[in-house]
Predicted 3D model of a 71-nucleotide RNA (transfer RNA) from a Candidatus Woesebacteria bacterium. The RNAcentral record of the sequence draws on ENA. Rfam family: tRNA. Rfam links the family to the GO term triplet codon-amino acid adaptor activity. Rfam's curators write: Transfer RNA (tRNA) molecules are approximately 80 nucleotides in length. The family's RNA type in Rfam is transfer RNA. Lineage of the source: Bacteria > Bacteria candidate phyla > Candidatus Woeseibacteriota.
RNA sequence: GGGCCGUUCGUACAGUGGUAAUACACUGCAUUCGCAUUGCAGAAACGGGGGUUCGAUUCCGCCACGGUCCA
Numbered sequence: 001g002g003g004c005c006g007u008u009c010g011u012a013c014a015g016u017g018g019u020a021a022u023a024c025a026c027u028g029c030a031u032u033c034g035c036a037u038u039g040c041a042g043a044a045a046c047g048g049g050g051g052u053u054c055g056a057u058u059c060c061g062c063c064a065c066g067g068u069c070c071a
Base pairs, nucleotide, nucleotide: 001070002069003068004067005066006065007064010024011023012022018054026042027041028040029039030038047063048062050060051059
């Protein structure tokens, strides 16, 4: 320098052109004398900026970062 893959709540991971799911963690309530456990509820995320589209997390190309292969 080039090819390919990936980037999603604090962490891990799913998802698909039309409201972003789940687990753990966190907060509140209930339970308890209290703590823990358990149950219920809640907050919290699509790497950046463009293009296509009525509509982009999804499709296209660029950049950034990480991984891998070639040179």